[in-house]
RNA sequence: GGGCCAUUAGCUCAGUUGGCUAGAGCGUUGCAUUCGCAUUGCAAAGGUCGUCGGUUCGACUCCGAUAUGGUCCA
Numbered sequence: 001g002g003g004c005c006a007u008u009a010g011c012u013c014a015g016u017u018g019g020c021u022a023g024a025g026c027g028u029u030g031c032a033u034u035c036g037c038a039u040u041g042c043a044a045a046g047g048u049c050g051u052c053g054g055u056u057c058g059a060c061u062c063c064g065a066u067a068u069g070g071u072c073c074a
Stems, first nucleotide, its partner, number of pairs: 001073007010026004019057001028044005050066005
């Protein structure tokens, strides 16, 4: 220098033939349960989907650039 992969909630990750409200587990908070704690059940909060731009009626999803990390080639 070039190719490929990853980037989504505090953490680990799903989610695509572009479509209505973006999700799970763990964690956090509240309530119930208990004499109390733990466990368990229910509920809630938490996200400008790495960044910028483009295509489209509509983008986490398609296209380009860029950042970080990983990997391969030179």

The RNA shown here (transfer RNA) has 74 nucleotides and comes from a Patescibacteria group bacterium.
Model confidence (mean pLDDT): 81 of 100.
It matches the Rfam family "tRNA". It is annotated as a transfer RNA.